[in-house]
RNA sequence: AAGAUGGCUAGGGGAGAGACCUUCGCCAACGCGGAGGCACCGAAGGAGUAAAAGACAUCUUUAGCUGGAAUGUUCUUGAAACUCUCAGGUAAAGAGUACCGUAGCCGGACG
Numbered sequence: 001a002a003g004a005u006g007g008c009u010a011g012g013g014g015a016g017a018g019a020c021c022u023u024c025g026c027c028a029a030c031g032c033g034g035a036g037g038c039a040c041c042g043a044a045g046g047a048g049u050a051a052a053a054g055a056c057a058u059c060u061u062u063a064g065c066u067g068g069a070a071u072g073u074u075c076u077u078g079a080a081a082c083u084c085u086c087a088g089g090u091a092a093a094g095a096g097u098a099c100c101g102u103a104g105c106c107g108g109a110c111g
Stems, first nucleotide, its partner, number of pairs: 006106005012100002018038001020037007039090003045086001046084003052077004056072003060068001
């Protein structure tokens, strides 16, 4: 089940932060690209982690084992829109963006 969670495709909405400085190349110019520097943003991606649970160790009880309570600079699992700022990004335009919706498809209760 007149189809959840989830996934794919298309299209719609979608923020933040220097029109920064120096230099080189192209160009009539606007502007574009490369290198270096300082300052910023967090919503591609990536990384870290709380409670809690488990393992181990110590301690207590016991003839002993198991179990329970307590303890721990220990280890494992454990979330993000929190944190980091590696990556990415910082006028307009364009592109991209987590997330949300719409349509179609997959899937089939694993929610």